Predicted 3D model of a 73-nucleotide RNA (transfer RNA) from a Candidatus Kaiserbacteria bacterium. Its mean pLDDT, the model's own confidence on a scale to 100, is 81. Lineage of the source: Bacteria > Bacteria candidate phyla > Candidatus Kaiseribacteriota. It was read from a public genome assembly. Its Rfam family is "tRNA". By type it is a transfer RNA.

RNA sequence: CCGUCCGUAGCUCAAUGGUUAGAGCACGAAGCUUAUACCUUCGGGGUUCCUGGUUCGAGUCCAGGCGGACGGA
Numbered sequence: 001c002c003g004u005c006c007g008u009a010g011c012u013c014a015a016u017g018g019u020u021a022g023a024g025c026a027c028g029a030a031g032c033u034u035a036u037a038c039c040u041u042c043g044g045g046g047u048u049c050c051u052g053g054u055u056c057g058a059g060u061c062c063a064g065g066c067g068g069a070c071g072g073a
Base pairs, nucleotide, nucleotide: 001072002071003070004069005068006067007066010025011024012023013022018056027043028042029041030040031039049065050064051063052062053061
């Protein structure tokens, strides 16, 4: 320098172009217990990497940029 893949909650990951972006773990509270743990229930937590474009509508499609992984020269 060229190419492929990836970027969504604190972490690991979902989400056919459409209804309020969800799950598990973690965190907080309550219940249970003498107490802790386990377990059950509830809750908080997101400018979906950035800037534009397409569309009635974009996490999703397109372009550029940034970051990461891999391959080639």